[in-house]
RNA sequence: AUCCGAAAAGGCAAAUCCGGCGAAAGCCGGAGACGCAAAGCCACGGAUCUAAGGUAACUGUACAACGAUAUAGUUGUAAAAGUGCUAUGAUGGCCGGGCUGCCGAAA
Numbered sequence: 001a002u003c004c005g006a007a008a009a010g011g012c013a014a015a016u017c018c019g020g021c022g023a024a025a026g027c028c029g030g031a032g033a034c035g036c037a038a039a040g041c042c043a044c045g046g047a048u049c050u051a052a053g054g055u056a057a058c059u060g061u062a063c064a065a066c067g068a069u070a071u072a073g074u075u076g077u078a079a080a081a082g083u084g085c086u087a088u089g090a091u092g093g094c095c096g097g098g099c100u101g102c103c104g105a106a107a
Base pairs, nucleotide, nucleotide: 004104005103011036012035016031017030018029019028020027021026034093040099041098042097044096045095046094047091048090049089053086054085055084057083058082059081061078062077063076064075065074066073
């Protein structure tokens, strides 16, 4: 020094609660400890979460035409209420990767 993680000194802080920010996912601060040998930092790759904004595939709505005894129905256009899709948003305590770091038993 690499690997490794006995001991020692410390460190971080899940869930939950309070306050704040955010459309949300989530983040910040305080309390609090489930755990963590990088649970320190970085969104490069993957994965997952959210969908403000966008879209107009589906449902519904409005208008027009066709149909028509009447109802049912069909087509087109419009807006965007619901569903869907979508990251430029988020997660480093999801995985990989990059950078940095305390201590030193056994190997």
Notes
Predicted 3D model of a 107-nucleotide RNA (c-di-GMP-I-GGC riboswitch aptamer) from a Bacillota bacterium. The coordinates come from a structure-prediction model, not an experiment, and the mean pLDDT is 86. It was read from a public genome assembly, where an Rfam model found it. It matches the Rfam family "c-di-GMP-I-GGC riboswitch aptamer". Its family is annotated with cyclic-di-GMP binding in the Gene Ontology. The source organism's lineage runs through Bacteria, Bacillati and Bacillota.